[in-house]
Context: one part of a larger RNA
């Protein structure tokens, strides 16, 4: 892992509540107990008690009324308007372990110091080697001591190192040889040493050279049994089938936030009759927008400048000035969730009409939900960040399968009763993978742009259009040939300044086809080259501005690479058209169920939590039957039937019981609980 067996809403009481069934009914019913008896979960008696038939008041009490009150007022609760009760059954509730398994813990009584901690008593052990304290002796030495030397001596939590004790390092081992080891290396090794035997200290206690260590592989409170099925607003699991309907993740409150109560939303029963959409009419309102010489605030530029600051002047006052600030006014521009002189569209309320429908509403039984999420739109918050967060509104996922999107909860299309080797379409597609156009027409793109998702400011004679405009057979534009002069080196400045460092300006005038007191390069300054401008040559279009389409650079993310792939110059992009493919959509054919309906028929039949309905199977019991050694149950095959759980027949095996039907009663259905036991 798999198989087999076991494995979870039960039972009792209360008789509280509701439903349907039955008895009796303004009544219903007995309990304990007693008696009878055919001894049966039988019959009779037993009206104690309970519920109902009357309420109101705190109560005395009164009573179809009563209480409040001074009240004959008003008001509250009642009457007027009556069905209950008993039994068994089912759905719930309460009390019990109350669907099952599961704590960590708490308490009580006991058992443990054969492990280990410390202590007591009594024993035992420590190869070998080294060092050489005190003391002593002798000699030297001293006045005497002291002191020195040599011997002797054998001290030490002394040294090296086996046994012994420990466990520093590294490797191995890690389903081990071992629930702590092996090898290597290392520490102590006459001591606060090690160790044998006997004994002591016990659980909020012991013991501890102290690590919360140890106290029998268990320790921030041991183990065993009991209270005990502790409690668990938590996690997990909770078993056959089909049919009908079908949620919620919200509001308020909560020692409340992953729980619960009430409401909302579901379902079932009964009762009742509305409900929705569109149109018309009448209303309330202050959003979007807009506006602000209509308020509150905020506010651009200009004009004017009350007043202030600064400066000048004056003995002082007066006065004058201003690249300053600035009230108010005028012109101009423009802002606001907590501004409004204004003001929609929607939405909402009421009434009427039409259409569709029976969706609506009320009462009662039973729930679940009270973690929601994505997307579009309107907003708050945040960075107009987030697969962020908080509201509103719609939709989908949740609880929704199918097709498209390469793949994919919620994007697009579309809501799956069943069957079919039938048809038509949606989104999306039609070269191949891959069903269907290598379709048609007209353009664009040259970047593999693109064909998926990601782009900007800005840059550029990319290219294709559109509009306006200038020049042009009196010859444009580009190229080529030629000219491009004179007063003059204009004046000033300067060392120089001659078109071309700089400054000045009546930048004039002359000759001209034309030629600037000079466009750029250049020189120290000149020179030189060139341009504007002109003529000739050539011979038809050439420039400028704005704008649109498709492209281009900008372009940058962490291992490599791709449009889903192959690939494609269309099989890319744009516009238009036709055909086809394409889903569980729609249609066709056949069938089933549900609701309504006399029928014909019409409509419906995705579904989690959950509500309701109808069944299948297992075991046992009762009754009427049936089968069985000419082979029961069980096992294993085969064939057949039913909408499903399942049922029927039969071969082989097996060898003695089994069971239809009608009812009743349950230890009544397993894939899951890191389920339990056994097998493997």
């Nucleotide at each position: 892992u798999c198989c087999u067996a076991c494995g979870a809403g039960u039972u009792a009481c209360u008789c509280c509540u509701c439903a349907a069934u039955g008895g009796c009914a303004a009544g219903g019913u007995u309990a304990a107990g007693u008696c009878u008896u055919u001894c049966a979960g039988a019959g009779a008696c037993g009206c104690a008690g309970c519920c109902g038939a009357a309420g109101c008041g705190a109560a005395a009490g009164c009573g179809a009324g009563u209480c409040u009150u001074a009240a004959c007022a008003g008001g509250g609760c009642g009457c007027c308007a009556u069905a209950g009760u008993c039994a068994g059954u089912g759905g719930g509730a309460g009390u019990a372990g109350a669907c099952g398994c599961g704590a960590a813990a708490c308490c009580a009584a006991g058992u443990g110091a054969u492990c280990u901690a410390c202590c007591c008593u009594u024993g035992a052990g420590c190869a070998g080697g080294u060092u050489g304290a005190a003391g002593u002796u002798u000699c030297g030495g001293u006045a005497a001591c002291a002191c020195g030397a040599a011997a002797u001596g054998g001290a030490g939590g002394a040294c090296c190192g086996a046994a012994c004790c420990c466990g520093u390092u590294g490797a191995c081992g890690u389903u081990g040889a071992a629930a702590a080891g092996u090898c290597u290396u290392g520490g102590g090794a006459u001591g606060a040493c090690u160790u044998g035997a006997g004994g002591g200290u016990a659980g909020g206690g012991g013991u501890g050279a102290a690590a919360g260590g140890c106290u029998a592989a268990u320790c921030a409170a041991a183990c065993u049994u009991g209270g005990a099925g502790a409690u668990a607003g938590c996690u997990c699991g909770u078993a056959c089938u089909c049919c009908c309907c079908g949620a919620a993740a919200u509001g308020c409150a909560u020692u409340u936030a992953g729980g619960u109560g009430c409401a909302g939303c579901g379902u079932c029963a009964c009762a009742u009759a509305u409900u929705u959409u569109u149109c018309c009419a009448a209303g309330a309102g202050g959003u979007a927008g807009a506006g602000c010489g209509a308020c509150u605030g905020a506010u651009u530029g200009g004009a004017u400048g009350c007043g202030a600051g600064g400066g000048c002047u004056u003995c002082a006052c007066c006065g004058c000035c201003u690249a300053u600030c600035a009230a108010a006014u005028c012109c101009u521009g423009a802002c606001a969730a907590a501004c409004u002189c204004c003001g929609a569209a929607u939405g909402c309320u009421u009434g009427g009409a039409a259409a569709a429908u029976g969706a609506g509403u009320g009462u009662g039984g039973c729930a679940g939900u009270g973690a929601g999420g994505g997307c579009g739109c309107g907003g708050g918050u945040g960075c107009u960040a987030a697969g962020g967060u908080c509201c509103g509104u719609g939709u989908c996922c949740g609880a929704g399968a199918g097709g498209a999107g390469a793949a994919g909860a919620a994007u697009c299309c579309a809501g799956a009763c069943c069957a079919c080797c039938a048809g038509c379409u949606a989104a999306g597609g039609u070269c191949c993978c891959c069903a269907a156009a290598u379709a048609u027409a007209u353009g664009c793109u040259a970047a593999g742009u693109u064909g998926a998702a990601c782009u900007a400011a800005c840059g550029a004679a990319g290219u294709c259009g559109a509009a306006c405009u200038g020049c042009a057979g009196a010859g444009a534009c580009a190229g080529c040939u030629a000219g491009g002069a004179u007063g003059u080196u204009g004046g000033c400045u300067u060392g120089g300044a001659a078109g071309c460092a700089g400054c000045c300006a009546u930048u004039c005038a002359u000759u001209u086809a034309a030629a600037g007191a000079g466009u750029g390069c250049g020189u120290a300054a000149c020179a030189g080259c060139u341009c504007a401008c002109u003529a000739g040559u050539c011979g038809a279009g050439c420039g400028g501005u704005u704008u649109g389409g498709c492209g281009u650079g900008g372009a940058u993310a962490a291992u490599a690479c791709u449009c889903g792939g192959g690939c494609a110059u269309a099989a890319g992009c744009a516009u238009a058209u036709u055909a086809c493919c394409g889903a569980a959509g729609c249609u066709g054919u056949g069938g089933a169920a549900u609701a309504c309906g006399u029928a014909a028929g019409u409509a419906u039949u995705g579904g989690u939590a959950g509500g309701g309905g109808a069944g299948c199977a297992u075991u046992c019991u009762a009754g009427c039957g049936g089968c069985g050694c000419u082979g029961a149950a069980g096992g294993u095959g085969u064939g057949g039937g039913a909408u499903a759980a399942c049922c029927c027949a039969u071969g082989c095996u097996g060898g003695a019981g089994c069971u239809u039907c009608u009812a009743g009663a349950a230890a009544a259905g397993c894939a899951a609980a890191u389920g339990u036991a056994g097998g493997u």